[in-house]
Context: one part of a larger RNA
RNA sequence: GAUUGAACGCUGGCGGAAUGCUUUACACAUGCAAGUCGAACGGCAGCACGGGGGCAACCCUGGUGGCGAGUGGCGAACGGGUGAGUAAUACAUCGGAACGUGCCCAGUCGUGGGGGAUAACGUAGCGAAAGCUACGCUAAUACCGCAUACGAACUCUGGUUGAAAGCGGGGGACCCGUAAGGGCCUCGCGCGAUUGGAGCGGCCGAUGGCAGAUUAGGUAGUUGGUGUAGGUAACGGCUCACCAAGCCUUCGAUCAGUAACUGGUGUGAGAGCACGACCAGUCACACGGGCACUGAGACACGGGCCCGACUCCUACGGGAGGCAGCAGUAAGGAAUAUUGGUCAAUGGACGCAAGUCUGAACCAGCCAUGCCGCGUGAAGGAUGAAGGCCCUCUGGGUUGUAAACUUCUUUUAUCUGGGAAGAAAUGCCUGUUUUCUAACGGGUUUGACGGUACCAGAGGAAUAAGCACCGGCUAACUCCGUGCCAGCAGCCGCGGUAAUACGGAGGGUGCAAGCGUUAUCC
Numbered sequence: 001g002a003u004u005g006a007a008c009g010c011u012g013g014c015g016g017a018a019u020g021c022u023u024u025a026c027a028c029a030u031g032c033a034a035g036u037c038g039a040a041c042g043g044c045a046g047c048a049c050g051g052g053g054g055c056a057a058c059c060c061u062g063g064u065g066g067c068g069a070g071u072g073g074c075g076a077a078c079g080g081g082u083g084a085g086u087a088a089u090a091c092a093u094c095g096g097a098a099c100g101u102g103c104c105c106a107g108u109c110g111u112g113g114g115g116g117a118u119a120a121c122g123u124a125g126c127g128a129a130a131g132c133u134a135c136g137c138u139a140a141u142a143c144c145g146c147a148u149a150c151g152a153a154c155u156c157u158g159g160u161u162g163a164a165a166g167c168g169g170g171g172g173a174c175c176c177g178u179a180a181g182g183g184c185c186u187c188g189c190g191c192g193a194u195u196g197g198a199g200c201g202g203c204c205g206a207u208g209g210c211a212g213a214u215u216a217g218g219u220a221g222u223u224g225g226u227g228u229a230g231g232u233a234a235c236g237g238c239u240c241a242c243c244a245a246g247c248c249u250u251c252g253a254u255c256a257g258u259a260a261c262u263g264g265u266g267u268g269a270g271a272g273c274a275c276g277a278c279c280a281g282u283c284a285c286a287c288g289g290g291c292a293c294u295g296a297g298a299c300a301c302g303g304g305c306c307c308g309a310c311u312c313c314u315a316c317g318g319g320a321g322g323c324a325g326c327a328g329u330a331a332g333g334a335a336u337a338u339u340g341g342u343c344a345a346u347g348g349a350c351g352c353a354a355g356u357c358u359g360a361a362c363c364a365g366c367c368a369u370g371c372c373g374c375g376u377g378a379a380g381g382a383u384g385a386a387g388g389c390c391c392u393c394u395g396g397g398u399u400g401u402a403a404a405c406u407u408c409u410u411u412u413a414u415c416u417g418g419g420a421a422g423a424a425a426u427g428c429c430u431g432u433u434u435u436c437u438a439a440c441g442g443g444u445u446u447g448a449c450g451g452u453a454c455c456a457g458a459g460g461a462a463u464a465a466g467c468a469c470c471g472g473c474u475a476a477c478u479c480c481g482u483g484c485c486a487g488c489a490g491c492c493g494c495g496g497u498a499a500u501a502c503g504g505a506g507g508g509u510g511c512a513a514g515c516g517u518u519a520u521c522c
Base pairs, nucleotide, nucleotide: 001522004519006518007517008516009515010514013374014373015372016371018369020366021332027329028328030327031326032325035074036073037072040071041070043067044066047065048064049063050061051060052059053058081285082284083283091208092207093206094205095204096203099201100200101199104197105196106195107194108193109192110191111190112146114144115143121136122135123134124133125132126131152161153160154159166189167188168187169186170185171184174183175182176181210257212255217248218247219246222245223244224243225242226241227240229239230238260282261281262280263279264275265274266273267272287308288307289306290305291304310321311320312319313318338364340363341362342361346360347358348357349356350355377408378407379406380405387399388398389397390396391395414458415457416456417455418454422449425446427444428443429442430441431440432439433438466511467510468509469508470507471492472491473490477506478505479504480503481502487494488493
């Protein structure tokens, strides 16, 4: 000199766009953060409508809109947080072979015929609660067989094995039905088997990046082999039986310490050194430890089981919980924000869709925490006013064109009026093309931010300057007070009666909505 996720002191006008628990991976009150689908299903608790009964209050009725709870499907493995652990099962880069893959894209072949349950519900019972039990009823895109098998898997190459689910819209003739409706045709969304792809993921190898030898030996599934042993989606001591005795290591094994890694960031002419906040990629973790289940995917932050610590409820028999999600509280600390708004946009989940959910996100709030921009007036103005300070003191110097005064301007602030883009998207309606699909055209709806940004106008210099320093380094000097005292200090050093070094004043210097101090790194 430069830097910071900074803190502290004094001071503080406005705006833009950023950042904001670095400490206790400490404990958490409260609210919210993952739901959705009635076009899978049986139904109907509540609401509204319709129908029936009744003088009325009201009662009955899934008939309709819808829909609590329930069965079922998809999602909940994403998104969001944190950096404890991890020195290599991580990360970065470059390669590789023995793999998996829901949703998505392209292709091929199917979607036939049956069955038995169960929740909800009803009845009864237990319990303080959490919840549980028995009996009975019922549905499905839930579950289980049968048939079929283009692909597929296995194979002794003869063969063997294994599948599915329906729902919604429209419709001329024909068929069933008293009718409702159904068959049938067609369109859409699905379902099963399989091939390929895309993207994503699992696995293996090489190379690279911290320090300690006052850590020199370490290792027993350890190292390799055999096995129609097991296991995995997959290779493999991954696990097991037997056999052999290997394997790593001074090019630093092992042990111990520290640490998430990278793109990058800071500094520097570079080489390098230091760091890894924010943003992006990867990894790991979710009260501490362990385990599996479900599933395309987890050994799963807001799922389950067990052990442990802690907190809470209890009728003492037994139960409930996990903010390193967003806010917020306590504690710790030098120190770090609102228990805010909206799904309008972007993105995600579900749904045919309308739409619902979304503390992701977008916004707003707080803080000079840093960065950037603007302002606090401009021009003229000498009696060089008054006052202050200094001096060689009837006077002079300085503050100082500074002020007063004159003439202007009106950014910012204040007030008044107008007022967006972000919506070229989405939804709905309608038209055309051959279709309730799709494409295109037209119309119309939707904005949290926000009456915000921005624009115009009004009046009036009005609403706006501090901080540190002035002995040398280092830009900037005098007076008074003090008298080795009080004090200063980054280093050298100042102060013991004429202190440019302490304290005050006047003046000056440097930065400026900041300025200094402390800490940090180059």